[in-house]
RNA sequence: CAAGCACGCCGGAUGAUCGCGGUUGGCGUACCUAACGGGACGCUGGCUGAGGAAAGUCCGCACUCCACAGAGCACGGUGCCGGCUAACGGCCGGGCGAGGCGACUCGCCGGAAUAGUGCAACAGAGAGGUAUAUUGCCUGCUUUAGCAGGUGAGGGUGAAACGGUGGUGUAAGAGACCACCGGCGUUGGCAGCAAUGUCAGCGGCCAGGUAAACCCCACCGGGAGCAAACCCAAGCAGGAUGAAAGACUUCGGUCUACGGGGCGGCUCGUCCCGUCACACAUCCGGGUAGGGUGCACGAGGGUGUUGGUAACAGCACUCCCAGAUAGAUGAUCAUCGGCAAUGGCUUUCGGGCUGUUGCCACAGAAUGCGGCUUAUAGGCGAGCUUGGAAA
Numbered sequence: 001c002a003a004g005c006a007c008g009c010c011g012g013a014u015g016a017u018c019g020c021g022g023u024u025g026g027c028g029u030a031c032c033u034a035a036c037g038g039g040a041c042g043c044u045g046g047c048u049g050a051g052g053a054a055a056g057u058c059c060g061c062a063c064u065c066c067a068c069a070g071a072g073c074a075c076g077g078u079g080c081c082g083g084c085u086a087a088c089g090g091c092c093g094g095g096c097g098a099g100g101c102g103a104c105u106c107g108c109c110g111g112a113a114u115a116g117u118g119c120a121a122c123a124g125a126g127a128g129g130u131a132u133a134u135u136g137c138c139u140g141c142u143u144u145a146g147c148a149g150g151u152g153a154g155g156g157u158g159a160a161a162c163g164g165u166g167g168u169g170u171a172a173g174a175g176a177c178c179a180c181c182g183g184c185g186u187u188g189g190c191a192g193c194a195a196u197g198u199c200a201g202c203g204g205c206c207a208g209g210u211a212a213a214c215c216c217c218a219c220c221g222g223g224a225g226c227a228a229a230c231c232c233a234a235g236c237a238g239g240a241u242g243a244a245a246g247a248c249u250u251c252g253g254u255c256u257a258c259g260g261g262g263c264g265g266c267u268c269g270u271c272c273c274g275u276c277a278c279a280c281a282u283c284c285g286g287g288u289a290g291g292g293u294g295c296a297c298g299a300g301g302g303u304g305u306u307g308g309u310a311a312c313a314g315c316a317c318u319c320c321c322a323g324a325u326a327g328a329u330g331a332u333c334a335u336c337g338g339c340a341a342u343g344g345c346u347u348u349c350g351g352g353c354u355g356u357u358g359c360c361a362c363a364g365a366a367u368g369c370g371g372c373u374u375a376u377a378g379g380c381g382a383g384c385u386u387g388g389a390a391a
Stems, first nucleotide, its partner, number of pairs: 001387005007381004012336007020049010031038002051362001055373002058371005063225004070268004075221005080094005095109001096107004110216002116214002118210002135154001136151006163181006182206002184203008229293004238284005245256004257275007300319008337360010
């Protein structure tokens, strides 16, 4: 200098004029109240007002309600080990596998002889059975073209063909046998919390792929959701249908049975209501759509320090940073900044100064938080890898 890898931050700035929302202080106006006080409106000060993704709605939770919220099945989710976290399908570190020269990235990461069932186009003899044979080899018969038997080493097809090399052996071959290697199983040693790695012994056991196919195994999981829910005011109109018993009694009730309902689906269990009267359920019909709470002090932000490889945690100090409800933060002008193009001057060739034109990304809270995923003009910072050159 060039090409990359992965991380952090910013993502327009300033001024002027006019205009918005919240909160808080002061002053004022009218109204309500017996009063305390209340809300409404106006003026004027202070403070404050969108994001790194506010998007997607994919996960997890906080919170609220379902009177309580237990077990099993089904269903759904996750799937190596260790740690972090309120939790997670997230993050950090490690192992294994794959890709890359590398920095690094990705993960479809339990199980395929180990419960079982499936699937795999075409080619090929044959794609999981002790499979297959007119490509071939050997033997016998026969005599020119075949038959019978043996074989699966060589060749071919294919993404993949029943381990590899070298020998023994054979009619020819073959783990049929042997040595070594590889895989697998098993017994131990060492390292590690572990996943796993490595070493040694024994065993011819050689048993493909696919589970993001069904499935098996392990672990986890109540439901619904801020349009949750709670309060106030106002208003109306109710009607129909449904089922189910006795005993005892001090007349308050008690026991058993039955009917209806709640607990995501089903079962058990449990609770509530009822057994002839308005509790529950279903259907028909009517009224309301107003105001307030929820609504922002939080698993909160920042700085320093301690521990930890890190994610993160502890401690100390410090800060308050939207809460709208047809839904606020905008408009105009000027200057600066950044990017691109195009000229001029200059240069130690790295760059510097200056003129003109154009452009300035993705994109707006609506209960909140921790993540993931997607979109993004451009700028800044430090680190690492590869190649080249110079010293």

Bacterial RNase P class A from an Anaerolineae bacterium, 391 nucleotides, folded computationally. The sequence was found by an Rfam model in a public genome assembly. The prediction has a mean pLDDT of 77.